[in-house]
RNA sequence: AACGUGCUCCGGGGUCGGUGAGAAUCCGAACCGGCGGUGACAGUCCGCGAGCUGCGGCGCUUCGGCGGUGCGGCUGAUCCGGUGAAAUUCCGGAACCGACGGUGAUGCGUGGGAAACCACGCGAGUCCGGAUGAGAGGCAGCACGCG
Repeated sequence: AACGUGCUCCGGGGUCGGUGAGAAUCCGAACCGGCGGUGACAGUCCGCGAGCUGCGGCGCUUCGGCGGUGCGGCUGAUCCGGUGAAAUUCCGGAACCGACGGUGAUGCGUGGGAAACCACGCGAGUCCGGAUGAGAGGCAGCACGCG
């Protein structure tokens, strides 16, 4: 040096305009891109995290549940050309995607109704919230061990 253990620190980004009485949700345009790996730099490759969820045992409980934990399950989207030894990663072009809960214009869709209106469904990557959280991890730091 590398490795092991413990602790510490760090660890997710993005808005304007139009219509309107009313929309950061509709319409138009703009903008954003976690971590590791991969012959060469990745939102779209391969994995992981986050999110949702099933089961088990544990703790708490006002017996309704709640918390944390172990093992599982589900979970989005890219092509063409160029360069090159090598790129779905670079360059050029054209696309696409974005958890859960909330709000969701008197909107939109379907059905019903003579109408008023009613029922069901849809509707935010960028707003609000869980979250001053968790976290993949890091050529990060410290201590000890090993050597």

Notes: A computed fold for a 147-nucleotide RNA from Microbacterium sp. C448, annotated as FMN riboswitch aptamer (RFN element). The RNAcentral record of the sequence draws on Rfam and Ribocentre. Its mean pLDDT, the model's own confidence on a scale to 100, is 79. Of the family's consensus pairs, 100% are formed in the model.